Annotation: This is a predicted complex of two RNAs, RNase P RNA and transfer RNA, with 410 nucleotides together. Rfam match: Bacterial RNase P class A.

[in-house]
């Protein structure tokens, strides 16, 4: 220089001037003026997980649903952080819905002889005139997948039929928290896959959601039914609770205000700890709350002249959509010295 | 906010892992008729929304994305 791989930040603005917005706080004359602040990295989609509010039962068993190497973070999580294990990559890395197939039960179309309650097509071998008969599963062919592989010995001809290595299995040793590594020894061991198939195993889960709730004003009109009926996933049990109750059904008024509503697992600085994710200590700081729903127009200069894109209860992740450079660090190749 | 269904030929639907993807109408073309509809025969036409995974193989199973349409409040 070129390729490439990881990260963390920013994300069109700035300067003057005229109007014109939403909260908060002070002034005070009730509509002026000050002074302060006012969309995002995804505010998106609602996919997970929580905090908060309400329903006595948030009691238990079944059903469903979700998650799965191993250890850690975290309010918790399907999420993030180290590590193993296979795969890919020349390498820095990057992916993995990554528990179990002697607990059972399905499925493996079509070719092939034969896909397990297994198999001799072709082909070697021996007998035989020949039809045919016996042995065989090393070679071929059919398929995604053929019953351990490679190599030698040994047979008629052939097979773990014997060996030597690998694989598979069973015992143990070391190293590690552990997953798993890797060592030694015994065994000729003899069908595969697949569970994002039912299924086992192991952990987890009460329900409804701020249009949950809470208060206040104000209007109305009730009327039928029905009981062991109601009681916030579905069934049962257990519990509780009725007749001035409850629940369904028909119909009537209201849909106005205040709260909840922003001090938060909060942000940033710095020491210790920890490979890290992140904790703890300390200092700082206040930063949007509308409810037909606020940050925009106009004119001059300047510039890096840019996408996607606008809260509505509040955070922690995932996913998607996307503009512009910028900085660290590490791999590979050339050239130079 | 909270729950469902749904996307397949030019139209309207089926099919839901079993390896080749259907139907009925609509289109053409012959037959038939003086000439037409009906009617007989035949024949074409399909990245199963879109993108990855799972398997040997995926319209059909999982998972993201995008569109359609309903409900409760």
């Nucleotide at each position: 220089c070129a390729a490439g791989g990881c990260a963390g930040a920013c994300u069109a603005g700035a300067u003057g001037a005229u109007c014109g917005c939403g909260c908060u706080c002070g002034g005070c004359a009730u509509g002026c003026c000050g002074a302060g602040u006012g969309a995002g990295g995804a505010a998106a989609g609602u996919c997970c997980g929580g905090g908060c509010u309400c329903c006595a039962c948030a009691g238990g068993a079944c059903a469903u649903g979700a998650c799965g190497c191993c250890g850690g973070a975290u309010a918790a999580c399907g999420u993030c952080c180290g590590g193993g294990a296979g795969c890919g990559g020349u390498a820095a890395c990057g992916c993995u819905a990554c528990a179990g197939a002697g607990a059972g039960u399905g499925c493996c179309a079509c070719a092939g002889a034969a896909a397990a309650g297994a198999u001799a097509c072709c082909g070697c071998c021996g007998c035989g005139u020949c039809a045919g008969c016996g042995g065989u599963a090393a070679g071929g062919g059919u398929g995604a997948a053929a019953u351990g592989g490679u190599g030698g010995g040994g047979u008629a001809a052939g097979a773990g039929c014997c060996c030597a290595c690998c694989g598979c299995g069973a015992u143990g040793g070391u190293g590690g928290u552990a997953a798993c590594a890797u060592c030694a020894u015994c065994g000729g061991c003899a069908g595969g896959g697949u569970a994002a198939a039912c299924c086992u195993c192991g952990u987890c889960a009460g329900g409804a959601g701020c249009a949950a709730g809470a208060c206040c004003a104000a209007g109305c009109a009730g009327c039928a039914a029905a009981u062991a009926g109601g009681g916030u996933u579905g069934u049962c049990c257990g519990c509780c609770u009725g007749a001035u109750a409850u629940u369904u059904g028909c119909g009537g008024g209201u849909a106005g205000g205040u709260u909840g509503c922003a001090u938060g697992a909060g942000u940033g600085g710095u020491u210790u700890g920890g490979u890290a994710a992140c904790a703890a200590a300390u200092c700082a700081c206040c930063u949007a709350g509308a409810u037909a729903g606020a940050u925009g127009a106009u004119c001059a200069u300047c510039u890096u002249c840019g996408a996607c894109a606008g809260a509505a209860c509040c955070c922690g992740g995932c996913u998607u959509a996307u503009u512009g450079g910028c900085u660290g660090c590490c791999u590979u190749g050339u050239c130079u010295u | 906010g909270c729950c469902c269904u749904u996307g397949u030929a030019g139209c309207u639907c089926a099919g839901u892992c079993g390896g080749c993807a259907g139907a009925g109408c609509a289109c053409c073309a012959c037959c038939a008729u003086g000439g037409u509809a009906a009617g007989g025969u035949g024949g074409g036409g399909g990245u199963c929304a879109a993108c990855g995974g799972u398997u040997c193989g995926a319209u059909u199973c999982c998972g993201u994305u995008c569109g359609a349409g309903g409900g409760c409040u």

Its mean pLDDT, the model's own confidence on a scale to 100, is 79.